[in-house]
Molecule: transfer RNA
Organism: Candidatus Woesearchaeota archaeon
RNA sequence: GUCGGCGUAGUUUAGCCUGGUUAGAGCGCCACGCUCAUACCGUGGAAGUCGGGGGUUCAAAUCCCCUCGCCGACA
Numbered sequence: 001g002u003c004g005g006c007g008u009a010g011u012u013u014a015g016c017c018u019g020g021u022u023a024g025a026g027c028g029c030c031a032c033g034c035u036c037a038u039a040c041c042g043u044g045g046a047a048g049u050c051g052g053g054g055g056u057u058c059a060a061a062u063c064c065c066c067u068c069g070c071c072g073a074c075a
Base pairs, nucleotide, nucleotide: 001074002073003072004071005070006069007068010027011026012025013024020058029045030044031043032042033041051067052066053065054064055063
């Protein structure tokens, strides 16, 4: 340099192909219940510019373009 894969909550990730419900889940965190107390368990809650920017569209995590980071293949 060319090509491919990945990037979504603190973390691990689903959803993307085929645009349309309030963007969900596990773990973790916080509060309450339970307990003498801790843990477990139960209930509730916080936490997301969907890597960034632009475009298409009534509507974009999803389609298109550019770009950043990481990984791999080839040179």